[in-house]
A computed fold for a 72-nucleotide RNA from Mogibacterium sp., annotated as transfer RNA. Rfam family: tRNA. The family's RNA type in Rfam is transfer RNA. Lineage of the source: Bacteria > Bacillati > Bacillota > Peptostreptococcales > Mogibacterium.
RNA sequence: GGUCUAUUAGUAUAACGGCUAUUAUACCGGCUUGUCAGGCCGAAGAUCCGGGUUCGAUUCCCGGAUAGACCG
Numbered sequence: 001g002g003u004c005u006a007u008u009a010g011u012a013u014a015a016c017g018g019c020u021a022u023u024a025u026a027c028c029g030g031c032u033u034g035u036c037a038g039g040c041c042g043a044a045g046a047u048c049c050g051g052g053u054u055c056g057a058u059u060c061c062c063g064g065a066u067a068g069a070c071c072g
Base pairs, nucleotide, nucleotide: 001071002070003069004068005067006066007065010025011024012023018055028042029041030040031039032038048064049063050062051061052060
């Protein structure tokens, strides 16, 4: 330098173009216990950035950023 892949709550992860975005775990609150742990219930928390297509984009297209793999 070229080709390809990935980027979503703190972490990990799901999501035929219909989103009010899933689940686990962590964190926070409550219940339970003499206390802790565990269990149960509840709350908060995310689509890498900029454009385009579309009635509608996490999803499709283009550019960029970051990371990784392969080739040179």